Fluoride riboswitch aptamer (crcB RNA motif) from Desulfatitalea sp., 65 nucleotides, folded computationally. Model confidence (mean pLDDT): 76 of 100. Rfam family: Fluoride riboswitch aptamer (crcB RNA motif). The family has 289 seed sequences and 2,293 matches in Rfam 15.1. Taxonomically the source falls in Desulfatitalea (Bacteria, Thermodesulfobacteriota, Desulfobacteria, Desulfobacterales). The RNAcentral record of the sequence draws on Ribocentre. Of the family's consensus pairs, 100% are formed in the model.

RNA sequence: AAGUUGAUCGGGGAUGGAGCCCCCCGUAUAACCGCCCGGGCUGGGCUGAUGACUCCUACCGGCAG
Numbered sequence: 001a002a003g004u005u006g007a008u009c010g011g012g013g014a015u016g017g018a019g020c021c022c023c024c025c026g027u028a029u030a031a032c033c034g035c036c037c038g039g040g041c042u043g044g045g046c047u048g049a050u051g052a053c054u055c056c057u058a059c060c061g062g063c064a065g
Stems, first nucleotide, its partner, number of pairs: 009026005016056004021051001034046004
């Protein structure tokens, strides 16, 4: 210096924050970066603040005061 394994730790899971759990990646060259139409796109259309659950915030719709 390179490689492998383990522990600790860090990071990620289509838009914000927190808790719990799950999964993935690992020194960043990774994990990750939604769907549909269209030959393709720099075009057109669509869902969701979650990986999942609970709460908060923002947004949208309906009803009542």